[in-house]
Context: one part of a larger RNA
């Protein structure tokens, strides 16, 4: 000089497009962030119609528990662990992949439960037991097997659901095949300090049987042999999420990894496994622990590192805001129903950038005022005052969008655009001894104090303070950390 997710100090007009807990991966009151389908399936309430033997029975709207699917594995946060095939980049083979697309076959048949509800028992609740009886795209059997697994072969083994419609049709189911798309797994090469860490290792290296995975693998496991790494730093031990990039620099390099993108790890702490195409699963079980709340003391319940708020802690960092209109998302035939993703709004000179605090005229009275003074004057200074103008801004009426396709606008009566009246609403901040642009005066008297360095102050201090004055930057100035 440049830079920052900064902070403090004085000051403070507008817009725009950015950003904002860097500490305590401390704790969390409320509220909301994941549901969704009634066209898979019974039954149930509520309210309308019709029927009527006043017992019901049909039909329609609706609400929404239950089984049942699909989706909660993405989307959002966080960076604590990890120096490691995690991450970056280029190979690779022994691998699966819902839901989409292609394409071929096929969907016959007949059973058992279950919840939902009825009842009845225990509990303060959370709930939990027991009978009765039911239905599906919930599950079992049989049968076919185009095909697929297994097999040298003969052979064996293996599949399905319906719904919605008047009806065309549509949506769905099953097996295979291929694609796409996501992952999974190996491998080479880069990837921070430390030798005051020199020797590590026994599933350790490798074989062979077996087991395990979706799949290779000591991934397990039995036995079998003694190996495998290391001064090109193994083992230890500190640090640390890793890249795309930022940031400095002519560059070489150095420093960094906040926003936004990728990828990976986490999810009170620690361990587990279920279910699924997919997790060993932030808002899903199960155990243990600590910590919190309810409680009839018996027992239950809970995880904000999702948006907000809230208390700590800190030099520090924001509204319990709108709204699903666009964008994407899950679910539905579709209407739509959710969506703190995401669009916007609020706050905060925190950061860039843009604008604006007026312009032009104006001295034989260079006005008063302040300040210097050699008392003549100089200076502050065309600055004010005064005359003309001129409205960006602001404010005040009044019109008013795009963004959305036939509709549907939270932004928002905003952006904008017209008139009105009026200089009218709008300047500070650091600094003047040399580095450095910029000097007098009064005070003070090694005092109070400055100070980035040399220093500077002990009676004329251009170096404390204080005024005039000037200089350098502006809605900022300046101090402080930190980086190049």
């Nucleotide at each position: 000089g440049g830079a920052u997710g900064a902070a403090c100090g004085c000051u403070g007009g507008c817009g725009g497009c950015g950003u904002g807990c860097c500490u305590u991966a401390g704790g969390c009151a409320u509220g909301c962030a994941a549901a969704u389908c009634a066209a898979g399936g019974g039954g149930g309430g509520u309210c309308c119609c019709g029927a009527u033997u006043u017992a019901u029975c049909g039909g329609g709207a609706u609400c929404a528990a239950c089984c049942g699917g699909u989706g909660g594995a993405c989307g959002g946060g966080u960076g604590a662990g990890u120096a490691a095939c995690g991450a970056g980049u280029g190979a690779g083979a022994a691998u699966c992949u819902a839901c989409c697309u292609u394409a071929a076959a096929g969907a016959g048949g007949g059973g058992c439960a279950u919840a939902g509800c009825u009842u009845g028992u225990c509990g303060a609740a959370a709930g939990a037991c027991g009978a009765g009886g039911u239905a599906a795209u919930u599950u079992c059997c049989c049968a076919u097997g185009u095909g697929a697994u297994c097999g040298c072969a003969a052979g064996a083994u293996u599949a399905a659901a319906g719904c919605c419609g008047c009806a065309a049709g549509g949506c769905g189911c099953u097996u295979u095949a291929a694609g796409a798309u996501g992952a999974g797994c190996u491998c080479g090469c880069u990837u921070c300090c430390u030798a005051u860490c020199a020797g590590c290792u026994u599933g350790u290296u490798g074989g062979u049987g077996g087991g395990g995975u979706a799949a290779u693998g000591g991934c397990c496991u039995a036995c079998c042999a003694a190996g495998g790494c290391a001064a090109c730093g193994a083992c230890g031990g500190g640090u640390a999420g890793c890249u795309g990039g930022u940031c400095u620099g002519a560059g070489a390099g150095g420093a960094u990894g906040g926003u936004c993108a990728g990828c990976c790890a986490c999810a009170a702490u620690g361990g587990g496994a279920c279910u699924g195409c997919g997790a060993c699963a932030c808002g899903g079980c199960c155990c243990a622990u600590a910590c919190a709340u309810c409680u009839a003391c018996g027992g239950a319940u809970g995880g904000c590192a999702g948006c907000a708020a809230c208390c700590g802690g800190g030099a520090a960092u924001a509204u319990u805001g709108g709204a699903c209109a666009a964008u994407g998302g899950a679910c539905g035939a579709a209407a739509g129903u959710c969506u703190g993703a995401u669009c916007c709004a609020g706050c905060g000179a925190c950061g860039c950038c843009g604008c604006g605090u007026g312009g032009a005229g104006g001295a034989u009275u260079g006005a008063a005022g302040g300040c210097c003074u050699u008392c003549g004057g100089g200076u502050u200074g065309u600055a004010a005052a005064c005359u003309c103008c001129u409205u960006u801004u602001a404010u005040g009426u009044g019109g008013g969008a795009a963004g959305a396709u036939u509709a549907u606008g939270a932004c928002g009566g905003u952006a904008c655009c017209a008139c009105a009246a009026g200089a009218a609403u709008a300047a500070g901040c650091a600094c003047c001894u040399g580095c450095u642009a910029a000097c007098u005066a009064c005070g003070u008297g090694c005092c109070a104090g400055a100070a980035g360095c040399c220093u500077c102050g002990g009676u004329a201090a251009u170096a404390c303070g204080u005024a005039g004055g000037g200089u350098g930057c502006a809605a900022g100035c300046g101090u402080u950390a930190u980086c190049c």
Predicted 3D model of a 484-nucleotide part of an RNA (small-subunit ribosomal RNA, 5' domain) from Candidatus Daviesbacteria bacterium RIFCSPLOWO2_01_FULL_43_15. The RNAcentral record of the full RNA draws on SILVA. Taxonomically the source falls in Candidatus Daviesiibacteriota (Bacteria, Bacteria candidate phyla). The coordinates come from a structure-prediction model, not an experiment, and the mean pLDDT is 86.